[in-house]
RNA sequence: UUCUUAUUUAGAGCAGGUGGAGGGACGAGCCCUAUGAUACCCGGCAACCGGUCCAACUAAUGGAUACGGUGCUAAUUCUUGCAGUCCAUUGACUGAGAAAUAAGAA
Repeated sequence: UUCUUAUUUAGAGCAGGUGGAGGGACGAGCCCUAUGAUACCCGGCAACCGGUCCAACUAAUGGAUACGGUGCUAAUUCUUGCAGUCCAUUGACUGAGAAAUAAGAA
């Protein structure tokens, strides 16, 4: 990088530190940001994989924990992009696509 499977309306600093101009994947929109963004550190959230414990036990499985590996910590994945249904329109809804993360494979 590609493929497969699963998940994506919950949660996490309203005065933590460093540092100083961009950021929200891409296009369009709309937003965040010197009342300090992005990033890094610390803190926190969650429970995908492993570990440990408990229940059951042939096993599958369920629960707990947060020790290890990741992840996440503005806005529903911020909305939308393609197709369909309803509507005179604005628009509403559904599905796909795209994206992100985890685990496995090549």